[in-house]
RNA sequence: UAGGGGAAAAGGCAAACUCAUAGUAAUAUGGGGACGCAAAGCCAUGGGGCCUAUAAUCGGACUGCCAGGUUGCCGAG
Numbered sequence: 001u002a003g004g005g006g007a008a009a010a011g012g013c014a015a016a017c018u019c020a021u022a023g024u025a026a027u028a029u030g031g032g033g034a035c036g037c038a039a040a041g042c043c044a045u046g047g048g049g050c051c052u053a054u055a056a057u058c059g060g061a062c063u064g065c066c067a068g069g070u071u072g073c074c075g076a077g
Base pairs, nucleotide, nucleotide: 005074006073012037013036017032018031019030020029021028022027035064041070042069043068045067046066047065048062050060051059
């Protein structure tokens, strides 16, 4: 350095539920909360499911569904 791993230690994120606000909705943001997570950091690029009375070629929204791109913590065996 690469591959592989998450043992320990340090630090980080935060599902369900709940309260407030915004939105027709999916959902988002903030407070509480902690099921989990080594990228559960970032990017809607491909697939996918979701919403919009129907519907997505055209709209919205989801990266904690799977890939891809990119950055990145630790160092036991």
A computed fold for a 77-nucleotide RNA from a Syntrophomonadaceae bacterium, annotated as c-di-GMP-I riboswitch aptamer. Of the family's consensus pairs, 89% are formed in the model. Rfam family: c-di-GMP-I riboswitch aptamer. Rfam describes the family as follows. GEMM was predicted in a large-scale screen for bacterial structured RNA regulatory elements. Gene Ontology term of the family: cyclic-di-GMP binding. The coordinates come from a structure-prediction model, not an experiment, and the mean pLDDT is 79.